[in-house]
RNA sequence: AGAGUUUGAUCAUGGCUCAGAACGAACGCUGGCGGCGUGCCUAACACAUGCAAGUCGAACGAGAAAGUCCGCAAGGAUGAGUAGAGUGGCGCACGGGUGAGUAACAGAUAGGAACGUACCUACAAAUUUGGGAUAACUAUGGGAAACUGUAGCUAAUACUGGAUAAUGACCGCGAGGUUUAAAGGGGGGCGCGCAAGCGUUUUACUGUUUGUAGAUCGGCCUAUCUCCCAUUAGCUAGUUGGUAAGGUAAAGGCUUACCAAGGCGACGAUGGGUAGCUGGUCUGAGAGGAUGAUCAGCCACACUGGAACUGAGACACGGUCCAGACUCCUACGGGAGGCAGCAGUGGGGAAUUUUGCACAAUGGGGGAAACCCUAAUGCAGCAACGCCGCGUGAGUGAAGAAGGCCCUUGGGUUGUAAAGCUCUUUCGGUUGGGAAGAAGGUAUGGGAGUAAUGAUCUUAUAUUGACGGUACCAGGAGAAGAAGCACCGGCUAAUCUCGUGCCAGCAGCCGCGGUAAUACGAGAGGUGCAAGCGUUGUUCGGAAUGACUGGGCGUAAAGAGCACGUAGGCGGGUUUACAAGUCGGAUGUGAAAACCCUGGGCUUAACCCGGGACGAGCAUUCGAAACUGUAGAUCUUGAAUGUCUGAGAGAUUGGUGGAAUUCCAGGUGUAGGAGUGAAAUCCGUAGAUAUCUGGAGGAACAUCGGAGGCGAAGGCGGCCGAUUGGCAGAGCAUUGACGCUGAGGUGCGAAAGCGUGGGGAGCAAACAGGAUUAGAUACCCUGGUAGUCCACGCCGUAAACGAUGAUUACUAGGUGUUUGGGAAGUUAACCUCCUGAGUACUAAAGCUAACGCAUUAAGUAAUCCGCCUGGGGAGUACGGUCGCAAGGCUAAAACUCAAAGGAAUUGACGGGGACCCGCACAAGCGGUGGAGUAUGUGGUUUAAUUCGAAGCAACGCGCAGAACCUUACCUACCCUUAACAUCCCACGACGCAUGCAGAGAUGUAUGUUUCCCUUCGGGGACGUGGAGAUAGGUGCUGCAUGGCUGUCGUCAGCUCGUGUCGUAAGAUGUUCGGUUAAGUCCGGUAACGAGCGCAACCCUUGUCCUUAGUUACCAUCAUUAAGUUGGGGACUCUGAGGAGACUGCCGGUGUUAAACCGGAGGAAGGCGGGGAUGACGUCAAGUCCUCAUGGCCCUUACGGGUAGGGCUACACACGUACUACAAUGGCAGAAACAGACCGCUUGCAAGACCGCGAGGUGGAGCUAAUCGGUAAAACACUGUCUCAGUCCGGAUUGCAGUCUGCAACUCGACUGCAUGAAGCUGGAAUCGCUAGUAAUCGCUGAUCAGCAAGCAGCGGUGAAUACGUUCCCGGGUCUUGUACACACCGCCCGUCACACCACGAAAGUGUUCAUAACCAGAAGCACGUGAGCUAACUGCAAAGAGGCAGCGUACCAAGGUUGUGGCUGCGAUUGGGGUGAAGUCGUAACAAGGUAGCCGUAGGGGAACCUGUGGCUGGAUCACCUCCUU
Repeated sequence: AGAGUUUGAUCAUGGCUCAGAACGAACGCUGGCGGCGUGCCUAACACAUGCAAGUCGAACGAGAAAGUCCGCAAGGAUGAGUAGAGUGGCGCACGGGUGAGUAACAGAUAGGAACGUACCUACAAAUUUGGGAUAACUAUGGGAAACUGUAGCUAAUACUGGAUAAUGACCGCGAGGUUUAAAGGGGGGCGCGCAAGCGUUUUACUGUUUGUAGAUCGGCCUAUCUCCCAUUAGCUAGUUGGUAAGGUAAAGGCUUACCAAGGCGACGAUGGGUAGCUGGUCUGAGAGGAUGAUCAGCCACACUGGAACUGAGACACGGUCCAGACUCCUACGGGAGGCAGCAGUGGGGAAUUUUGCACAAUGGGGGAAACCCUAAUGCAGCAACGCCGCGUGAGUGAAGAAGGCCCUUGGGUUGUAAAGCUCUUUCGGUUGGGAAGAAGGUAUGGGAGUAAUGAUCUUAUAUUGACGGUACCAGGAGAAGAAGCACCGGCUAAUCUCGUGCCAGCAGCCGCGGUAAUACGAGAGGUGCAAGCGUUGUUCGGAAUGACUGGGCGUAAAGAGCACGUAGGCGGGUUUACAAGUCGGAUGUGAAAACCCUGGGCUUAACCCGGGACGAGCAUUCGAAACUGUAGAUCUUGAAUGUCUGAGAGAUUGGUGGAAUUCCAGGUGUAGGAGUGAAAUCCGUAGAUAUCUGGAGGAACAUCGGAGGCGAAGGCGGCCGAUUGGCAGAGCAUUGACGCUGAGGUGCGAAAGCGUGGGGAGCAAACAGGAUUAGAUACCCUGGUAGUCCACGCCGUAAACGAUGAUUACUAGGUGUUUGGGAAGUUAACCUCCUGAGUACUAAAGCUAACGCAUUAAGUAAUCCGCCUGGGGAGUACGGUCGCAAGGCUAAAACUCAAAGGAAUUGACGGGGACCCGCACAAGCGGUGGAGUAUGUGGUUUAAUUCGAAGCAACGCGCAGAACCUUACCUACCCUUAACAUCCCACGACGCAUGCAGAGAUGUAUGUUUCCCUUCGGGGACGUGGAGAUAGGUGCUGCAUGGCUGUCGUCAGCUCGUGUCGUAAGAUGUUCGGUUAAGUCCGGUAACGAGCGCAACCCUUGUCCUUAGUUACCAUCAUUAAGUUGGGGACUCUGAGGAGACUGCCGGUGUUAAACCGGAGGAAGGCGGGGAUGACGUCAAGUCCUCAUGGCCCUUACGGGUAGGGCUACACACGUACUACAAUGGCAGAAACAGACCGCUUGCAAGACCGCGAGGUGGAGCUAAUCGGUAAAACACUGUCUCAGUCCGGAUUGCAGUCUGCAACUCGACUGCAUGAAGCUGGAAUCGCUAGUAAUCGCUGAUCAGCAAGCAGCGGUGAAUACGUUCCCGGGUCUUGUACACACCGCCCGUCACACCACGAAAGUGUUCAUAACCAGAAGCACGUGAGCUAACUGCAAAGAGGCAGCGUACCAAGGUUGUGGCUGCGAUUGGGGUGAAGUCGUAACAAGGUAGCCGUAGGGGAACCUGUGGCUGGAUCACCUCCUU
């Protein structure tokens, strides 16, 4: 510090996810040791049991027992003035727990004045004199118990009267006056006494009382800060203030009476929700964000609610009273209780410990002290819960062991790892030693202190440790007892094999898995961390993804439809003062702990200790005066006013005009009109349309008219008048900052729509009819109502758009246009220039993701407002508010997805455009589709009808030839190391012949046969038998592959290097103007070059030449029946080698180009004809059944052999062919002319003979320019047939044959005779062909025993037509749109049906909270009363004073009744929404998406949607206008 993920790729926007750190954690697997920490986050749920607050005899009275001793016993002594209890004092308000409540009655920070403060400290003074009770105790009752009554005795530092009293309090100006207190105890001395004890005195000890002051602690007040919701906007009657009184420790509406009517609130009152606050903690670079366990400060609470008492302090966790719920005891009458103290239990929960030890230390309470108490605390126990440290060994060791895994079979890896050898001994275990934490106190002794004792100080000795025989140290033994977890597709370090086969499963995101999974499971290996490792959860980070630091708003989410204006925010120049902001200094505070620095202590670290530093903020104080602010003065440039001038569809209102449509009346006139792609509905002989005249009525204003004008926006258009707003210009004058923006608010606001009343010509939602269509609730047509118009009133929305808020300033230009002003020239028109205000285009810098914007900014700055934060759900629900309604404004969540969206790029596509090509169309010729047959395919059938090929580019295709074989299929019968290959062993030659069984394979029997080489050891070939390695497979996968092939397409394209442009994908080059068959060439050009393709090179054909002539040829010379033979080398021909054609020449056109057109010459002319040759790539195209091959599968069978059958089936459908339908013909007769190719011992076969013929007999010649196949046929000639199902046509069938072959039944070809089917030129549709081509005619070859209508070749005869590129199909280039990229066979919308999910509404129903009124009124305090009761004081007494019980009143908790409101649970049914590989209906959108789309509104419709009206371009195409650049 970043990374993954939207795309074919790119940039940017934007969300989601990951890597980091942390935790009071939990879960899974695993687990050696120690140190230091931490440990109910949930039920403030309920609690058994034990403990957690007592202490003091030096305040007081009383006072045991057991035991022991003495004693015979009674009894005594001791225990012991002890234990326990009581009165009294102090403490129990601390310590400990918890976080329910609490949004301020709290907390943090800084201040304040009107207070209290036990114990403690200092100072001053005092501590006197009386009295009556009462508990304990005794006696006696009640009660189950808890507890309690009555009578009697007694003490005090308990209670109480009097005295004294000021520096206190009160009164008073003052002098002064009035008033209030106490308690002793201990120690010492002295006296009396046997003692107990009593009396007295003293005291520097300790209490008590009064006062002052301090310290500590606390109460109160103020300011600032402290979560979310505005779908909570108004709240408040003791409320706000005053006066008086009361009350309190104390200020105060704290309380009461009276008076006033205030107080709080958009700087968020009130209400609702949530929450203890802080120091800090976690994270982060920081700013921040989250959090508030442990430790520390404050607060609140103690079963729930209320209340007071006591006290210095409480409205009290282990106190009281009352009410309530719950639990327990009970004798049923009544009682008891409160773990949110420490342990512990149940429960809840994913989850959190021992009913431990000790007061040794630290601290607390009491005490004079010893001491006692202390679940505070110190320790131990449990838990890897966290942090930190240590260990599980170290060195050497290659035969690179064995085993495992992989393998290309060579090896690699585990791996120096192990073993082995040499060492060490931490930790653990064992044996032994063994601290610090302890100081104090007490006891005894000494010393100092004092006159002495004492207090006090000092010293010696003894004594005090829960932890704990712990830390630590040492001895000896021995590598000995000690490693796991997760991951290995990318992010992200780390890969192979097997299993599985969209299954099982994984997954944080992207995504893996459908038979070769580095992604699942396992093994091996590796990587990371390590006594832990992973997972889950939560927080911060990354996230600049709420942006203060530090974001945005033209098109990605985002500028309010527009203006006016309130609060608020911001604000021109000069000057003076002040000092609120601001800046600086100082002081105080900012607790400790923590963080940071530094030093120290535990062996280190964690941890602990000492010291230091920093510190925002707040407060006080001193200073500065630039800036902001405040106040004063002043200025004119911002702003405004006056005067003059100007332009304008600015607004409102009243008149008025003509054209046109429609309607009405009349005339003329006759058969149509209207409408459409084509029609029909419709109008018209009852007279339409057309035309003329007159009239009625409503609405809108052609031309001018213009990217012209005006207005804030919406918007505004005939002409004239009235009223009126704004704007601009010019000069002068005036005011003197009066300004800008603007939350709320107010007004305006297209169209549609609503209300009332008018009006209604045209147009026209709805509606009706006609068409179209599969349907057509649409597009088209004919009609047509609301509406459109007017007046008044609502509505308040639009793509209300420049998708661009308002204002101000600054920053190159150029051009047009509207409207002012000025200057020079000019008579004027006009022209040139300058200067304002608008409005457009173009362009630089700059900006922008790009597109683009660019003085009218989207540039550079400033001020203010509005708005955005992933897509969907949704601008929806609920609530509120506005509206007559329709609806508007405000505005969520659950749930769901990993994207959605922007700009640009390359393709592909378009029922977009431009250009070009092709037998693509057109022009022609001939076919197919109809018939019969052949052949292939589908289908069907079958035991099997083997398999493959599937639009073009499968279908006379693989098959250049299925009777057996082939053959892969079926049935039956056989074989199992095998029919075939290699290796080993044994035996034997191999082989041949014959018989028998069998369908045969095969089995069996007999006979015969005796291999080759040799170094003599043996080796080799062949056969048989045996064992195993292996063979074998036309079994699967062409979607694992190689190779080969088809196709686009012989189309002209496909790319690269360097450079340049762009952030990039990419572009340029390759586009453009010409030209070509061609990316062929030329010119231009930020490109310059190059490669694969094109062309050429190759073969063939067309002309000529040279050379060579046998088997070919024969002109000349001989010769023959015959080039037959001699001969010839001229010709033809054959073979080889050359020449020739290049737009080379001429003319024209063209850019002085490329090129094209015409011509000459030439055998051939513009690529001369034909062939071979097939770029980058596309179709997961075809082939595992040619071959090769990975993987999988079979192995007495999916292998091998044999026989027979099948591939030849047959209702039917399709493709490709053949033969025909006839006279351009058939038949008969006679008679010409090719080319190429093939043939050797199983070949081609002549002549000859036989047969009607197929053919047979026979065999010359030929190893082929020699012989043979070989007859070419159409054509031409003669004759006949004469338009008929024929002398056409030949299918089918019968009989008889021929040939091949072991074998023609299933199932061959051919021949002869006989038979003589369909068919008379073929519907829709469709194919081929542009010249030696189509058409037509025959010939040959491969395969092959035989079988050709197929295929591959060959020649013979030999046409017609092409105006042309509008259209169909295919292709190429450029351009445009795109929501497509699996690329239009694309994408995609809505209803309906099904399943699941969350949400809304809903008759109602339940919980809970708040609140109003009323009833009620426990305990308690206050007040009143107090006839009952009553010790202290008064009084002779009676009685009184005072007190108590009781009763009443006020306040008030629980409770009750009625109502209101909020949150929330459930809810028949219902509504839309979301999600879901293969449901239904259509096809709305994306291309001009086939009716351009979208926005608002209204109506309609199964649905997407359609239609009306107004608006927008975020519409393609074409044309025009206008403007700009060159």
Background
The RNA shown here (small-subunit ribosomal RNA) has 1526 nucleotides and comes from an uncultured bacterium. The prediction has a mean pLDDT of 84. It matches the Rfam family "Bacterial small subunit ribosomal RNA". Gene Ontology terms of the family: ribosome and structural constituent of ribosome.